[in-house]
Molecule: transfer RNA
Organism: uncultured Bacilli bacterium
RNA sequence: GGGAUUAUAGCUCAGUAGGGAGAGCGCUUCCUUCACACGGAAGAGGUCGGUGGUUCGAACCCGCUUAAUCCCA
Numbered sequence: 001g002g003g004a005u006u007a008u009a010g011c012u013c014a015g016u017a018g019g020g021a022g023a024g025c026g027c028u029u030c031c032u033u034c035a036c037a038c039g040g041a042a043g044a045g046g047u048c049g050g051u052g053g054u055u056c057g058a059a060c061c062c063g064c065u066u067a068a069u070c071c072c073a
Stems, first nucleotide, its partner, number of pairs: 001072007010025004019056001027043005049065005
């Protein structure tokens, strides 16, 4: 220098022939207990790496770009 894959909640991840942003664990409050744990109920938390474009509409399609890993030279 060329190419591939990955990037979504605090953590691990799901979500692909475009239309509701989600799960488990963790966190907060309440119930339960003498107390803790377990269990039950409710809730908070993410403008989907960044930017621009296509579209009525983008996590998803396209361009550029950043980071990590790998391959080629």